About this RNA: This is a predicted structure of an 86-nucleotide RNA (c-di-GMP-I riboswitch aptamer) from Firmicutes bacterium UBA5388. The coordinates come from a structure-prediction model, not an experiment, and the mean pLDDT is 90. Taxonomically the source falls in Bacillota (Bacteria, Bacillati). The sequence was found by an Rfam model in a public genome assembly.
RNA sequence: UGAUGAUAAAGGCAAACCUGUCGAAAGACAGGGGCGCAAAGCUAGAGGUCUAAGGCGUUUUAUGCUAUGAUAGCUCGGUUGCCGUU
Numbered sequence: 001u002g003a004u005g006a007u008a009a010a011g012g013c014a015a016a017c018c019u020g021u022c023g024a025a026a027g028a029c030a031g032g033g034g035c036g037c038a039a040a041g042c043u044a045g046a047g048g049u050c051u052a053a054g055g056c057g058u059u060u061u062a063u064g065c066u067a068u069g070a071u072a073g074c075u076c077g078g079u080u081g082c083c084g085u086u
Stems, first nucleotide, its partner, number of pairs: 002086004012037002017032006035073001041079003045076003048071003054066005
């Protein structure tokens, strides 16, 4: 430096759920909490998925479509990193 994750060691992160805040929502953030994770560190480049405020329609007080919103703990990619083995 590359590959790799058996055995360890030191650690790390933190699902659901609860509380509060923000948001139209999806969801995010903080605290608690731990399902799990060898990148469950970072990154929205590609795809997928979620939401539909606003916009455009329709058989019109309902409903359809749509991302400029979200999701990295959906997949691929980019990038950084601990230890062991080779």

Its Rfam family is "c-di-GMP-I riboswitch aptamer". A reference for the family is Weinberg et al. (2007), "Identification of 22 candidate structured RNAs in bacteria using the CMfinder comparative genomics pipeline", Nucleic Acids Res. Its family is annotated with cyclic-di-GMP binding in the Gene Ontology.